This is a predicted structure of a 543-nucleotide part of an RNA (small-subunit ribosomal RNA, 5' domain) from an uncultured bacterium. Rfam family: Bacterial small subunit ribosomal RNA. Gene Ontology terms of the family: structural constituent of ribosome and ribosome. Model confidence (mean pLDDT): 87 of 100. The full RNA is in RNAcentral, with records from ENA.
[in-house]
Context: one part of a larger RNA
């Protein structure tokens, strides 16, 4: 010189964008952060309102309302968000492989959805228990659970071909196994008084077996990227081999047996540090450092383990079992995990609101309407950064007044101020006002596709109506007034800018030389000057 997720001293007017616990992965109050579908499926309140009747205690009815809260089932909860502890290699990074493998939802094709059964919550009634909660008895529904029927097909098994060097792919053929669930609309019939029921037709929504595909991931292979040798020898599930178990899947991943192998000076073992990368930050580059924010990939979730579910977890706001803490208890036993946003306390030189919103993006349910969504999108705080702007323009010489210096002439601050003339950026006050809205649903019109249909429903297209948290914000237009809005290091040399006073090796000053002991340009202050600028300066730390 440049840079920083800064921190400290002084100062401090406005905006836009960003960015803000680098330490204690310390501990954590309180409230939000994952739900949600009534078009699976069964039940089903209460308050309040209004009505009748009463022994005045209250009872009945209606409406609230088929609501809310529960509860079976489905899907999500493996995403998103958070830290960086552990890891030096089960990672990451780039390139491969998988004839050794998975994949829910989503899309393309193929074929399906027949007919039956037995529970079990919720409710009842009852145990225990302080609670958290558990247990017995009975009732019942499903797209929940289970035979059973069909197999386009798949799958195993057993023979044969074909292709591969070979693991194995593939075709034929024999012989066994393997599915499925329904509800919504609209038009029709049939039973009934009606409610409701039950059948045809259609029609998107769902199921099921299977096949391709988009996208995710498993594992395995080769290179590549940190310090030590004051770590030199390391290894017994080691190293291979059979087998046999597990897994989606290979494999010493695990178990019997068998061999006796495997690694290492091109650094094994072991110690120490460390998320990794795309980038960043400096160099003219090689290079060196560095991994906040963003974005990718890995780990982790109070510390350690372990599996259940499930397409996916050994699961951050799931269990389950040790342990530290905490916190409730009636002392028999329970209750908990902020490295999710906000917030406390601690640590520390330091790092923000217990803030608004789903109006947009994206996500989860759901035919949809819509709910949920501290992800997101804003808004609050901090000159932490970057970039923009102001703090005023012109005029104005008896060069006033004053300050400072001085050879006392007089020079400097100085066109600087006043004065006079304009200007109106920001802030200040009136009023006017957005873009971000594109959807999505209904209604008219109106192509098209299914369809026997001008029923319905699905694609579109015009067109009417809804929807902003920001925010009465940005912007615009008046209004008003130079009116609110400059400082901080510095000045001995390197380095650009100098005097006079005070001080007297004291008091202080340093980045390095060095400075100060009576005329100090180097200490303290003044004027004064060069440098920057709402920031200046000083620590740290990398280049």
């Nucleotide at each position: 010189g440049a840079g920083c997720g800064a921190a400290c001293g002084c100062u401090g007017g406005c905006g836009g964008c960003g960015u803000g616990c680098u330490u204690a992965a310390c501990a954590c109050a309180u409230g939000c952060a994952a739900g949600u579908c009534g078009u699976g499926c069964g039940a089903g309140a209460a308050a309040g309102g209004g009505g009748c009747c009463u022994u005045c205690g209250g009872g009945c009815c209606c409406u609230g309302a088929g609501u809310a809260g529960a509860g079976c089932g489905g899907c999500g909860c493996a995403c998103g968000g958070g830290u960086g502890c552990g890891u030096a290699a089960g990672a990451c990074g780039c390139g491969g492989g998988u004839g050794a493998c998975c994949u829910a939802u989503c899309c393309g094709c193929g074929a399906g959805g027949c007919g039956g059964g037995g529970a079990u919550a919720a409710c009842c009634c009852u145990u225990c228990g302080a609670a958290a909660g558990a247990g017995g008895g009975g009732c019942u529904a499903a797209u929940a659970c289970c035979g059973g029927a069909u197999g386009c097909g798949c799958c195993c098994c057993c023979g044969g071909g074909c292709a591969g060097a070979g693991a194995u792919g593939u075709c034929c053929g024999g012989g066994g196994g393997c599915a499925a669930a329904g509800g919504g609309u609209g038009c029709u019939c049939c039973u009934u008084g009606a409610u409701a029921g039950g059948g045809g037709c259609a029609u998107g929504c769902c199921c099921u077996c299977g096949u391709g595909g988009c996208g995710g991931g498993g594992c395995c292979c080769g290179c590549g990227g940190c310090c030590u040798a004051u770590c030199a020898g390391c290894u017994a599930g080691u190293u291979g081999g059979u087998a046999a178990g597990g897994u989606a899947a290979u494999g010493g991943c695990u178990u019997a047996c068998c061999a006796a192998g495997g690694c290492g000076a091109a650094g094994a073992c072991g110690g120490g540090u460390a998320g990794c990368u795309g980038g960043u930050c400096u160099g003219a580059g090689a290079g060196g450092a560095u991994g906040g924010c963003c974005a990718g990939c890995c780990a982790c979730a109070c510390g350690g383990g372990g599996a259940c579910u499930g397409a996916g977890a050994c699961a951050c706001g799931g269990c389950c079992c040790c342990g530290a803490c905490u916190c409730c208890u009636a002392c028999g036993g329970g209750a908990g995990g902020c490295a999710g946003c906000a917030g406390u306390g601690g640590g520390g030189a330091a790092u923000a609101u217990u803030g608004g919103g789903c109006a947009a993006u994206g996500g989860g349910c759901g035919c949809a309407a819509g709910c949920c969504u501290g992800a997101c999108c804003c808004a609050g705080c901090g000159a932490c950064g970057c970039c923009g702007c102001g703090u005023g323009g012109g005029u104005g010489a008896u060069g006033a007044a004053g300050g400072c210096c001085u050879u006392c002439g007089g020079g400097u601050c100085g066109u600087a101020a006043a004065g006079c003339c304009c200007u109106g950026u920001c802030g200040g006050g009136u009023g006017g006002a957005a873009a971000g809205a594109a959807c999505g649903a209904g209604g008219a019109c109106u192509g098209g596709g299914c369809c026997a249909a001008u029923a319905g429903u699905c694609c579109g297209g015009u067109u009417c109506u809804g929807u902003g948290a920001c925010g009465g914000u940005a912007c615009c237009a008046c209004c008003g007034a130079a009116g609110g809005a400059a400082g901080c290091a510095c000045c001995g040399g390197c380095c650009a800018a100098u005097u006079c006073c005070g001080u007297g090796c004291c008091a202080g000053c340093a980045g390095c030389c060095g400075c100060g002991g009576u005329a100090a340009u180097a200490c303290g202050u003044a004027g004064g000057g060069g440098g920057c600028a709402a920031g200046c300066g000083u620590u740290g730390u990398c280049c």